[in-house]
C1' cells in the first nucleotide's frame, strides 16, 4: 500500500523541553511567540486484550450479547471527522435535513 468489519455529538494538562508552524487533501473558516509542530509526562476512552455472566451449540473449542476494572497493544487529548466538498430532500433567500464519498482509528484478512 489493498480489501472487510465497527465506530467518528461524549471525553482528556494554568506540566516540562523546544521554539513556527499547525488544523489530511481543495475551497473556507479557524488556532498560534499569551508559545504551533514535535517528544517526554498527565489524562481520556474502551477497539483489541483480561475478568464475570448470559444465551445458541458443544465433550470441549469458539460464536453472540451483557457488565466490571484499566496492569497489557493500540488510539486520541481546540473548534461535530471544525465547515463544505457528491447525490437527494425543506425553505422566497438565508440556511437546515438525510445518505454517501473522502479522512481518521480498532480488530481481522490475503
Nucleotide at each position: 500500500a489493498u480489501c472487510u468489519u465497527a465506530u467518528c455529538a461524549a471525553g482528556a494538562g494554568u506540566g516540562g523541553u523546544u521554539g513556527a508552524g499547525g488544523g489530511a487533501c481543495u475551497g473556507g473558516c479557524c488556532c498560534c511567540a499569551u508559545g504551533a509542530a514535535a517528544c517526554c509526562c498527565g489524562g481520556c476512552a474502551a477497539c483489541a486484550g483480561u475478568c464475570a455472566g448470559u444465551u445458541u451449540a458443544u465433550u470441549a473449542u469458539u460464536a453472540a450479547c451483557u457488565g466490571a476494572a484499566a496492569a497489557u497493544g493500540u488510539g486520541c487529548u481546540a473548534a461535530u471527522u471544525c465547515c463544505a466538498g457528491c447525490a437527494g430532500g425543506a425553505a422566497a433567500u438565508a440556511u437546515c435535513c438525510u445518505g454517501a464519498a473522502a479522512g481518521a482509528u480498532a480488530a481481522g484478512a490475503a
Background: Predicted 3D model of a 110-nucleotide RNA (SAM riboswitch aptamer (S box leader)) from Clostridium homopropionicum DSM 5847. Lineage of the source: Bacteria > Bacillota > Eubacteriales > Clostridium > Clostridium homopropionicum. Its Rfam family is "SAM riboswitch aptamer (S box leader)". From the family's description: The SAM riboswitch is found upstream of a number of genes which code for proteins involved in methionine or cysteine biosynthesis in Gram-positive bacteria. The same sequence occurs in records of 2 taxa. The sequence is in RNAcentral, with records from Rfam and Ribocentre.